[in-house]
Molecule: transfer RNA
Organism: Desulfobulbus sp.
RNA sequence: GCCGAUGUAGCUCAGUCGGUAGAGCAACUGAUUCGUAAUCAGUAGGUCACCAGUUCAAGUCUGGUCAUCGGCU
Numbered sequence: 001g002c003c004g005a006u007g008u009a010g011c012u013c014a015g016u017c018g019g020u021a022g023a024g025c026a027a028c029u030g031a032u033u034c035g036u037a038a039u040c041a042g043u044a045g046g047u048c049a050c051c052a053g054u055u056c057a058a059g060u061c062u063g064g065u066c067a068u069c070g071g072c073u
Base pairs, nucleotide, nucleotide: 001072002071003070004069005068006067007066010025011024012023013022019056027043028042029041030040031039049065050064051063052062053061
């Protein structure tokens, strides 16, 4: 230099033909317990890497940029 993959909650990851963003773990609150742990119930947490485009509507489609990983030279 060229090609490809990945980027979504604090962490690991789902998200189908484009139609209201989710799970597990972690955090917090409550119940239970003499107390802790465990268990149960609930709450909070998101510019879907960034910038544009298409569309009535984009995490999803298109273009560009950045970062990480892999391959080729």